[in-house]
Context: one part of a larger RNA
């Protein structure tokens, strides 16, 4: 000087408290451990691994396993030789890859040239190892308020001072004081969205100033009162659509964890080279006594079912979205108007509201499981997809210890879109609808900041 303390002081944060909804019990989904397996590919492991890489494993993907093939190779560049041998097409064998037989490319009258192939040589190739050799990127402390420098001064020196103190702030924010005076990276502001107004323009939208796209204004403690005071600031008020950072986003200082990633990519070193490379078929990643994590659906009457009826936002659409019509109980099918879309379409929003019914029961709750019959995608749904109809109708009557999220258009509840994608979403992400309760406070738990103190630690 730091770090640490079941030392002290001050302060902050959904950290506790006050509340609301959950998780932990049930069934199912997904991930992980374990076990099993020919293989169940690999990575991620307290917070900060476990609906994580994976924005989507039937083949492919795919890295794993079994078996069948290839060896200048699936891919790149160069050299030498051969010169139409081959690519393609057809036959045969085969699970396919591939092997084999026949035919045999383009320009040119020709010579020849081009493309490819074969043989050989340099080489290719590796999701093989090392994230403790690395780059790059990322997580975390933490959007916490800190981290430093120049000059000066003090100290033999390591260092100190500044950055401490008194106030104040979300903030090392600002003020006052001070052997310090200044400065940098952070804070804030500048950027984007949103709430208000004006204005310009506008079809496909509207027929009234809604909407969309731009431009400008507006909020700055500016004004008033009080407190404090030679101040910063705080409290209250006015005006205002909005008030003291208006709300949200992007933005992550010096650094910490030899944190994560050699499997995104790049890359040093090491290793393999008829195999640790490459290709194909099939299997596996989907196994199942069990344990954990994250979700979905419930246990019902603030509800279930039936009928009627209302109101969004934000998105997607040409290898696409598909209307009306017709067929089917339905999933869906036939057909195809329109639409590169403020025009057409996906598209029905759902909770809600109005009626009817059920009357507390393992039920008209709940839907697991299972049987049968179908639909869709796709070479192909057995392992191993999604959906529909009929039947079946399990556990479950609100969950121990413990534990999570959230302070307002938030939680909770409700539906909608998108990416991935042939198909497959209870995940992720975005969107709107309905819309609460509570905060007396900082003793305690957790994390953090500043000052100070102790230390046998560095």
């Nucleotide at each position: 000087u730091g770090a640490c303390g079941g030392g002290g002081g001050c302060c902050c944060g959904c950290a506790c408290a006050a509340g609301c909804a959950g998780c932990g019990g049930a069934g199912c989904g997904u991930g992980u451990g374990g076990u099993u397996u020919a293989a169940u590919u690999c990575g991620a492991c307290a917070c900060a691994a476990c609906g994580c890489g994976a924005a989507g494993a039937a083949c492919c993907u795919u890295a794993c396993c079994a078996g069948g093939g290839c060896u200048u190779g699936a891919c790149a560049u160069g050299c030498u030789a051969u010169g139409u041998u081959c690519a393609g097409u057809g036959g045969u064998g085969g699970a396919a890859a591939c092997a084999u037989c026949a035919u045999g490319g383009c320009c040119g009258c020709a010579a020849g040239g081009c493309g490819a192939a074969u043989a050989g040589c340099a080489c290719a190739g590796a999701u093989g190892c090392u994230g403790c050799a690395u780059g790059g990127c990322u997580g975390u402390c933490g959007u916490c308020a800190g981290c430093u420098c120049g000059u000066g001064u003090c100290g033999u020196g390591a260092g100190a001072u500044g950055u401490u103190g008194g106030g104040u702030u979300a903030a090392g924010u600002c003020c006052c004081g001070c052997a310090a005076c200044g400065a940098g990276c952070g804070c804030a502001a500048c950027c984007c969205c949103u709430a208000c107004u004006a204005u310009u323009a506008g079809u496909u939208g509207c027929a009234a100033a809604u909407c969309u796209a731009g431009u400008a204004g507006g909020a700055c403690u500016g004004c008033c009162g009080g407190u404090a005071g030679a101040a910063a600031a705080c409290c209250g008020g006015a005006g205002g659509a909005a008030g003291g950072u208006g709300g949200g986003g992007a933005u992550g200082a010096c650094g910490u964890c030899a944190a994560g990633u050699c499997a995104g990519c790049a890359u040093g070193g090491c290793u393999c080279u008829u195999a640790c490379g490459u290709u194909c078929u099939g299997g596996g990643c989907u196994a199942c006594a069990c344990a954990c994590a994250c979700g979905c659906u419930a246990c019902a009457g603030u509800g279930g079912c039936u009928g009627g009826u209302a109101c969004a936002a934000a998105g997607g659409g040409a290898c696409g979205c598909a209307a009306g019509a017709c067929c089917g109980c339905g999933a869906g099918g036939u057909g195809g108007a329109g639409c590169a879309a403020a025009u057409c379409u996906c598209a029905a929003a759902a909770a809600g509201c109005c009626a009817g019914u059920c009357u507390c029961a393992g039920u008209u709750c709940g839907g697991a499981u299972a049987g049968c019959a179908g639909g869709c995608u796709g070479c192909a749904a057995c392992u191993c997809g999604c959906c529909u109809g009929c039947u079946u109708g399990a556990a479950g009557u609100c969950g121990g210890a413990g534990u999570u999220g959230c302070u307002a258009g938030u939680a909770a509840c409700c539906g909608u879109g998108g990416g991935u994608c042939a198909g497959c979403a209870c995940a992720c992400u975005a969107c709107g609808g309905u819309g609460a309760a509570u905060a007396u406070g900082u003793u305690c738990c957790c994390g953090g900041g500043c000052c100070u103190u102790g230390u046998a630690c560095a």
RNAcentral holds the full RNA, with entries from SILVA. Small-subunit ribosomal RNA, 3' major domain from a metagenome, 458 nucleotides, folded computationally. Rfam family: Bacterial small subunit ribosomal RNA. The prediction has a mean pLDDT of 84.